[in-house]
RNA sequence: UUCAUCCAGAGCGGCGGAGGGACGGGCCCUGCGAUGCCGCGGCAACCGGUUCCCGCGCCCCCCUGGGGCGGGGGACGCAGGUGCCAAAUCCCGCUCCGGGGCUCCGGGCCCUCGGAGAAAGAUGAG
Numbered sequence: 001u002u003c004a005u006c007c008a009g010a011g012c013g014g015c016g017g018a019g020g021g022a023c024g025g026g027c028c029c030u031g032c033g034a035u036g037c038c039g040c041g042g043c044a045a046c047c048g049g050u051u052c053c054c055g056c057g058c059c060c061c062c063c064u065g066g067g068g069c070g071g072g073g074g075a076c077g078c079a080g081g082u083g084c085c086a087a088a089u090c091c092c093g094c095u096c097c098g099g100g101g102c103u104c105c106g107g108g109c110c111c112u113c114g115g116a117g118a119a120a121g122a123u124g125a126g
Base pairs, nucleotide, nucleotide: 001126002125003124004123005122006121011040012039013038014037015036019029020028021027023093024092025091026090041085042084043083046081047080048078049076050075051074052073053072054071056070057069058068059067060066061065089120094117095116096115097114098113099111100110101109102108103107
């Protein structure tokens, strides 16, 4: 930098001793011990693997057929590579559409309201 995904899922023990949830606001978690590190366990299925299916593409062969590679769809959770295991990425943040409220009403402001998209972030594969 590109692409995909982000309302599902999955916790115990040890160390340690104060903040943590990226940032701002909110709201939460936390001495009933957080964040972090380690061990074990688990979740998921991005990559890899195995396997099944296909009115798909290309190629090959000994061509009513068979095979290889690719594409698409499923299954498995595999002594593989990552990731993850409070809360939707905890919610909002910017733009647009809609709803509601206030007001000094061709305007302005507000909302723990609904929807769409973006940004930012995280993870994976390039």
Background
Predicted 3D model of a 126-nucleotide RNA (SAM riboswitch aptamer (S box leader)) from a soil metagenome. The coordinates come from a structure-prediction model, not an experiment, and the mean pLDDT is 81. Its Rfam family is "SAM riboswitch aptamer (S box leader)". Clan: SAM clan. About the family: The SAM riboswitch is found upstream of a number of genes which code for proteins involved in methionine or cysteine biosynthesis in Gram-positive bacteria.